[in-house]
RNA sequence: UGGGCCGGCAAGGCGGUCGCGUCACGCCGCGAGGCGUGCCGAGGAACGUCCGGGCUCCGCAGGGCAGGACGGUGGGUAACACCCACCCGGGGUGACCCGCGAGACAGUGCCACAGAAAACAGACCGCCCUUCGGGGUAAGGGUGAAACGGCGGUGUAAGAGACCACCAGCGACCGGGGUGACCCGGCCGGCUCGGCAAACCUCGUCCGGAGCAAGAUCAACAGGAGACCAUGGGGCUGCCCGUCCCGUCUCCGGGUGGAUCGCUAGAGGUGCGCGGCAACGCGCACCCGAGAGAGAUGGCCGCCCAACGCUCCCCUCGGGGCGCGUGGACAGAACCCGGCGUAUCAGCCGGCCCGCUCC
Repeated sequence: UGGGCCGGCAAGGCGGUCGCGUCACGCCGCGAGGCGUGCCGAGGAACGUCCGGGCUCCGCAGGGCAGGACGGUGGGUAACACCCACCCGGGGUGACCCGCGAGACAGUGCCACAGAAAACAGACCGCCCUUCGGGGUAAGGGUGAAACGGCGGUGUAAGAGACCACCAGCGACCGGGGUGACCCGGCCGGCUCGGCAAACCUCGUCCGGAGCAAGAUCAACAGGAGACCAUGGGGCUGCCCGUCCCGUCUCCGGGUGGAUCGCUAGAGGUGCGCGGCAACGCGCACCCGAGAGAGAUGGCCGCCCAACGCUCCCCUCGGGGCGCGUGGACAGAACCCGGCGUAUCAGCCGGCCCGCUCC
C1' cells in the first nucleotide's frame, strides 16, 4: 500500500419555539372538565412473537399411551432449540467460516432423467466356448448425483478377491494418550456390505394446560337459596293443600361494564478484585425517576459535531486549513427476564491473515 477475516463502539449535542401523555400543586367551574406552573416520559433492536423461564389460574397419587421438541463430547445457565471450549466432517493459500453431526446388519418405503441394470442383483454392446439350441463372463465401452473397492500381477477358453502384494474402507483384538467425543500405533480377518431417517420408523433425553385481555380485591345491579313473622297480606277459587307475588334477615352471586391491585428494583446494570482457556461464577462498592386506556414521548428554526462532496490555499507529500453544499438510518414500550432471527444511511476503533513494494 491493495485485498480480506474476526470482534467491538456509537445510534448526534446545545438553545429557542409550537405541541403530546401521566403525576403533583395552584386557580376557575355545581359538575364533566378547563387553564397555568413544575417533575418525568422508548431501543439496540422496544420489532418478529420463533424458543426457554419467572409469575398467575386451572388440573394433578404414581405410571403409561398419544403428541411435540431436541440429538458429536465436556461444560455454563433458572431454563433453552441459546452460549463457551473441544472432537469429527466439509470449504478456504490463510486469518477463519459452515454443519437439522444418534441409528440405513429391526422393519417398511423412495432413488427423477439417462442407462442393459438403481440394490434378494442383473446383462445392451463387447469377450470366450459351442453340437448354433445354448452356455460362461463382468475385465473393456457407454449412462448417471450415485454402478457391488482401486491399481499391478498370478491365473484362465475368456474372465473374476478366484488367488497374491500394496493402498483405501469395515470389523475384532492388543498397547498408548485424553474426563470424554476421539486420536496414534500394532496385529488379524472375510476380501468389500450404495445413498436417503429436513420418508415412515427405532433408540435416548426433556415437556401437564392456558395465559397479565393471567389473576385478585371492592362497590353497584339483575338473579338464586334458606330462615323468620301475624303460620302475615294479596292472586289463582268460597275453604284446605299446593303454588305465585310482596315484607325483614342471612348466605351465594355468572356474564358485561367501573375502580384499585397485579405493575415494575430485577436470574438488573457498571466498575474493581478473585476463580476459570472461555461461556460464566463468587465477593465488594456504586447506580437505576415510562408503566397507560391496546392510545403520549413529535414538528420547525438557529448554532455546533461526526461523515461525505466541490472550489481554493499551505505542505516536511504523511497530511492540514478557509468557504459552500449535503448531512444522521432502522424503527417505537404495554407483565417481566434470558436467547434466537430480522431491519439499520453514513461511520469509528481494535486484533489478525494473504499479496506487492521500500528501508
Overview
This is a predicted structure of a 359-nucleotide RNA (Bacterial RNase P class A) from a Microbacteriaceae bacterium. Rfam family: Bacterial RNase P class A. Gene Ontology terms of the family: ribonuclease P activity, dimeric ribonuclease P complex and tRNA processing. From the family's description: Ribonuclease P (RNase P) is a ubiquitous endoribonuclease, found in archaea, bacteria and eukarya as well as chloroplasts and mitochondria. The model forms 93% of the base pairs in the Rfam consensus. The sequence is in RNAcentral, with records from ENA. The prediction has a mean pLDDT of 75. A source record names the gene rnpB.